[in-house]
RNA sequence: GGGCGUUAGCUCAGCGGUAGAGCAGUUGGCUUUUAACCAAUUGGUCGAUGGUUCGAAUCCAUCACGCCC
Numbered sequence: 001g002g003g004c005g006u007u008a009g010c011u012c013a014g015c016g017g018u019a020g021a022g023c024a025g026u027u028g029g030c031u032u033u034u035a036a037c038c039a040a041u042u043g044g045u046c047g048a049u050g051g052u053u054c055g056a057a058u059c060c061a062u063c064a065c066g067c068c069c
Base pairs, nucleotide, nucleotide: 001069002068003067004066005065006064009023010022011021012020017054025041026040027039028038029037047063048062049061050060051059
C1' cells in the first nucleotide's frame, strides 16, 4: 500500500423503511434433587466521527482495532 472484518455475554444473520436467530441469562412448570425437557421472558448509543438521503446497521469519506496478502 491492497483485500476482508467490527451488530446482544458468545457464534453469526440482516445488503435503504420499527434490529433478529441459535446458544447463554432470568422466571415458572416437571423432577426426591441435579441434569435434561417444556413454556414465558430480559438483554443492543449496530467500533468512532462526519457526509449523502424524506429515511442509514446498510451507501460514501476519514480514523481505530483485528485477520490476510
Notes: Transfer RNA from uncultured Pseudohongiella sp., 69 nucleotides, folded computationally. Its Rfam family is "tRNA". From the family's description: Transfer RNA (tRNA) molecules are approximately 80 nucleotides in length.